[in-house]
Molecule: SAM riboswitch aptamer (S box leader)
Organism: Cytobacillus firmus
RNA sequence: UUCUUAUCAAGAGAAGCAGAGGGACCUGGCCCAAUGAAGCUUCGGCAGCAGGCAAAACGCACUGUGCCAAAUCCAGCAGGCAAAAAGCCUGAAAGAUAAGGA
Numbered sequence: 001u002u003c004u005u006a007u008c009a010a011g012a013g014a015a016g017c018a019g020a021g022g023g024a025c026c027u028g029g030c031c032c033a034a035u036g037a038a039g040c041u042u043c044g045g046c047a048g049c050a051g052g053c054a055a056a057a058c059g060c061a062c063u064g065u066g067c068c069a070a071a072u073c074c075a076g077c078a079g080g081c082a083a084a085a086a087g088c089c090u091g092a093a094a095g096a097u098a099a100g101g102a
Base pairs, nucleotide, nucleotide: 001102002101003100004099005098006097007096008095013043014042015041016040017039021032022031023030026076027075028074029073044068045067046066048065049064050063051062052060053059072094077091078090079089080088081087
C1' cells in the first nucleotide's frame, strides 16, 4: 500500500511551547478557534479491537494498538415515508480503528 471481516449516536483534558488555523479529501452547510486553532512535549484520562487475568460480567487497564468537541459534525449516490416543503428512515460509497492475510 492493498484484500477480507467486524465495529463506528457510548466514553474520556489539563499544563507548557507555539501562533492561525481546524473539523480526512472535494462541494454545500453547520460548528470550533486570540477566553489561543494546527502541531510538538509532559502528565492525566477513556475502554473500541486483539491478547492477558477472571467461572463470568456492562469487570480489571496488565500488554499491543486506538482514542479524549459536536453521530465518522451533517449532507452529497440509490431507495423509501410525506401532496409538497421541512423533516425522517434504510442501504451504498468514502473514511477511521482493530484483527487476520497478501